Bacterial large signal recognition particle RNA from a Pseudomonadota bacterium, 262 nucleotides, folded computationally. Lineage of the source: Bacteria > Pseudomonadati > Pseudomonadota. It is recorded under the gene name ffs. The coordinates come from a structure-prediction model, not an experiment, and the mean pLDDT is 77. Rfam family: Bacterial large signal recognition particle RNA. Rfam's curators write: The signal recognition particle (SRP) is a universally conserved ribonucleoprotein involved in the co-translational targeting of proteins to membranes.
RNA sequence: CCGUGCUAGACGGGGAGCUAGCGGUGCCCUGAACCCGCAAUCCGCUUUAGCGGGGUUGAACUCCCGUUCGAGGUGCGCGCCUGUGGGACUGGCGUCGUCAAGUGGCGUUGAAGGCCGGGACCCGCGCGGCGGAAGCCCGCGAACCCCCCCAGGAUCGGAAGAUAGCAAGGGUAAGUGGUUCCUUCCGAGCGCCGCGGAUCGACCUAGCCGGAGCAGGCUGGCGGCGCUAAGCCGGAGGGGCGUAUCAACAGCGGGUGCACGG
Numbered sequence: 001c002c003g004u005g006c007u008a009g010a011c012g013g014g015g016a017g018c019u020a021g022c023g024g025u026g027c028c029c030u031g032a033a034c035c036c037g038c039a040a041u042c043c044g045c046u047u048u049a050g051c052g053g054g055g056u057u058g059a060a061c062u063c064c065c066g067u068u069c070g071a072g073g074u075g076c077g078c079g080c081c082u083g084u085g086g087g088a089c090u091g092g093c094g095u096c097g098u099c100a101a102g103u104g105g106c107g108u109u110g111a112a113g114g115c116c117g118g119g120a121c122c123c124g125c126g127c128g129g130c131g132g133a134a135g136c137c138c139g140c141g142a143a144c145c146c147c148c149c150c151a152g153g154a155u156c157g158g159a160a161g162a163u164a165g166c167a168a169g170g171g172u173a174a175g176u177g178g179u180u181c182c183u184u185c186c187g188a189g190c191g192c193c194g195c196g197g198a199u200c201g202a203c204c205u206a207g208c209c210g211g212a213g214c215a216g217g218c219u220g221g222c223g224g225c226g227c228u229a230a231g232c233c234g235g236a237g238g239g240g241c242g243u244a245u246c247a248a249c250a251g252c253g254g255g256u257g258c259a260c261g262g
Base pairs, nucleotide, nucleotide: 001262002261003260004259005258006257009057010056011055012030013029014028015027020046021045022044023043024042034054035053036052037051038050063255064254065253066252067251068250072246073245074244075243076242077241078240080238081237082236084234085233086232089231090230091228092227093226094225095224096223097222098221099220101219102218103217105214106213113209114208115207117205118204119203122197123196124195125194126193127191128190130187131186132185133184134183135182137178138177139176140175146171147170148169154163155162156161
């Protein structure tokens, strides 16, 4: 060096999770990698490894070690977006109070404050106006049972005369109509009206004392309350960046036993 037969090893690996820890079942990644039984109400094991049974391959393309690349997973940190809840804080809006810095206003043709009146407001009375009713006044108003006067006619009477009395005429009652004024009563969404009283805090106003402030429209400061939810806070989801860690597949380098024969 070649051949034959063996043995170690290999026949997938990894991440998170679970676990005292490890491996497996289940999930995910890688990508093609024998079979049967067991396992989430978990299963097996106890120090490097799934347990039990069977099969293939076997010292190298295949096994082992190192290194490079790095799918993917996980931890942490920092932005972003979406939707949800909150209303402590910042902001915004509204409203109320306060201050009087700014601006505007009133004020020496006299502010604040004080004194003394009037008005307004309220109560009572009067006067006037308005409205209603009644009266007064005017008109109409009774076939007879109202009045006056009663033609004609009637009754009584011998007569003189007397009596009752319809119509017409005149008047009146109840009633009815009118009514500018006048009288009385009543009413009230009346009054540049008068008298008296009450109140006089505020409002309007005359006068006197006084002698420089007054007031709070707008802006601003501060505070209370309410609304809002942009910032903010809580929790959820999505996606990005950075960092740490594990790491499949793949590339490169190195390493690997025994027996017999030639």